[in-house]
Context: one part of a larger RNA
RNA sequence: UCUUCGUUAAGGAACUCGGCAAAAAAGCUAGGCGUAACUUAGGGAUAAGCCUUCCCUGCCAUUUCAUGGUGGGGCGCAGCGAAAGUUUCUUUGGCGACUGUUUAACAAAAACACAGCUCCCUGCGAACUCGUAAGAGGAUGUAUAGGGGGUGACGCCUGACCGAUGCGAGAAGGUUAACGUUGGGGGUGAAUUCCGCAAGGGAUUUGCUCACUGACCGAAGCCCUCGUCAAUGUCCGCGGUAACUAUAACCGUGUUAAAGUAGCGCAAUUCCUUUUCGGGUAAGUUCCGAAGCGCAUGAAAGGCGUAACGACUGAAGAACUGUCUCAACGAAGAGCCCG
Numbered sequence: 001u002c003u004u005c006g007u008u009a010a011g012g013a014a015c016u017c018g019g020c021a022a023a024a025a026a027g028c029u030a031g032g033c034g035u036a037a038c039u040u041a042g043g044g045a046u047a048a049g050c051c052u053u054c055c056c057u058g059c060c061a062u063u064u065c066a067u068g069g070u071g072g073g074g075c076g077c078a079g080c081g082a083a084a085g086u087u088u089c090u091u092u093g094g095c096g097a098c099u100g101u102u103u104a105a106c107a108a109a110a111a112c113a114c115a116g117c118u119c120c121c122u123g124c125g126a127a128c129u130c131g132u133a134a135g136a137g138g139a140u141g142u143a144u145a146g147g148g149g150g151u152g153a154c155g156c157c158u159g160a161c162c163g164a165u166g167c168g169a170g171a172a173g174g175u176u177a178a179c180g181u182u183g184g185g186g187g188u189g190a191a192u193u194c195c196g197c198a199a200g201g202g203a204u205u206u207g208c209u210c211a212c213u214g215a216c217c218g219a220a221g222c223c224c225u226c227g228u229c230a231a232u233g234u235c236c237g238c239g240g241u242a243a244c245u246a247u248a249a250c251c252g253u254g255u256u257a258a259a260g261u262a263g264c265g266c267a268a269u270u271c272c273u274u275u276u277c278g279g280g281u282a283a284g285u286u287c288c289g290a291a292g293c294g295c296a297u298g299a300a301a302g303g304c305g306u307a308a309c310g311a312c313u314g315a316a317g318a319a320c321u322g323u324c325u326c327a328a329c330g331a332a333g334a335g336c337c338c339g
Stems, first nucleotide, its partner, number of pairs: 001334008010325002014323001019320001027086002030052004038043001040153001054074009075079001088318007095310002100112002116151007128137003154305004159235003164232002166228005173223003180216005185210011236254005263297001264294001275291005
C1' cells in the first nucleotide's frame, strides 16, 4: 500500500451522474389498538403509526389441568433477553395494465409476450406450412373452428381524405404473347408451255422450306369504372381587419384527395431553451402544476386517463449512517524482509 472486517467526537448526503456502498428503527415471525388519499370496491394494507411482552402475588371468570381479566410488588443495560437468514418507510411524476419472457458469458428494460379489440383468408381433399412426389402437419378439428396482419387489461374515444400505392369487384372500349390461319418476299424440287441454233431466259400449275415481312384470330395483365384507410399512407399557404395597444371571432385570395377533429402539449417528442408564470430550496439547467407561435403532437406504427403491480426510470422527504467535512484507530490476510 491492498483485501475483508470492526469502532469513531461534532455534523448528518455537505459525497456523488445518482444516498452507489454502508447504516438503521422495524418486519417476515407474538398480542392489543389503529390505519389515509385513491379505487376496477377486490384492494391500497401487515399502509402509516402506537402500546405490551420477564418473575412473585391478591381477587374474579371459565371447566380439574390450564388460560384470561384486574390490582399490587420485584429485578436487570436489556423480558419475542438465544441463534441464523432475509429485509427501510413515505410523498409525487414518466413508461408498461398485470403474473410472465429475453441478448447462455457486458443490456432484464419503457423491449417481447399477454388476456381483450379489430381486419383479412379459409366450406373441408379448407386455407396455410413442410416435401420433387407419395405423403404429413392443420385435425381424428369444421367458421363459437383454423391460419395470417395490426393493436395491446380496463374507462372515454378512435376525426377528414380513395388523388397516389396496395387489395377486392367489374366488364363496354383501347392495348397486348405464343399457337393457329392467310398474303408478300427469298430459297429449292417437279410438270407443262413460249422464245432462242445453243447457252439460257420468260410464263403457268403444283410441292417443300425460311433467323424476312404484312394481315386475321388471340387470354390474363395494364389502361379503364367502382369500392376499401383498425390497408400503405396524407392531413396547406398568403394578405387584411375591432373606439389605447395587442390580438383577430371576421373578410379576401390561391392550392388540394382532404386542408389535423377530440385530446394532450417545452413532452421518452421543443432547435431556439436554463421558454414564461407559479410551487418546492437560503440558493433548483433536474422535478411538480399551468400557459402554447407543437423547429418537427395527435387518435389501433392507436389518442388521453387509470386502481393494482415493477430488482424499470425522474424528483422530494423521514429515519439512518465514515458517502462526505477529514480522517483516525483496531483485527485478520496479502504485499515486503529474514529463514
Molecule: large-subunit ribosomal RNA, domain IV
Organism: Parcubacteria group bacterium LiPW_41